[in-house]
RNA sequence: GGUCCCGUAGUUCAACGGAUAGAACUGAUGCGUCCUAAGCGUCUAAUGGCAGUUCGAUUCUGCCCGGGGCCA
Numbered sequence: 001g002g003u004c005c006c007g008u009a010g011u012u013c014a015a016c017g018g019a020u021a022g023a024a025c026u027g028a029u030g031c032g033u034c035c036u037a038a039g040c041g042u043c044u045a046a047u048g049g050c051a052g053u054u055c056g057a058u059u060c061u062g063c064c065c066g067g068g069g070c071c072a
Stems, first nucleotide, its partner, number of pairs: 001071007010025004018055001027043005048064005
């Protein structure tokens, strides 16, 4: 330099172009207990950026940013 793939809560993953973007773990808090723990309830928190297409974009397109594979 060419080419392909990936980017979503703190972490690991979901989500036919249409829901309030969902779950597990973590965290906070309450219940629980003599105290802790297990278990249970509640809460917090995310679509890498900018444009485009569309009635509607996490999803499709372009460029950029970041990570990785292959070729040179």
Predicted 3D model of a 72-nucleotide RNA (transfer RNA) from Candidatus Levybacteria bacterium RIFCSPLOWO2_02_FULL_37_18. Taxonomically the source falls in Candidatus Levyibacteriota (Bacteria, Bacteria candidate phyla). Its mean pLDDT, the model's own confidence on a scale to 100, is 80. The sequence was found in a public genome assembly. It matches the Rfam family "tRNA". Rfam describes the family as follows. Transfer RNA (tRNA) molecules are approximately 80 nucleotides in length. Their secondary structure includes four short double-helical elements and three loops (D, anti-codon, and T loops). The family's RNA type in Rfam is transfer RNA.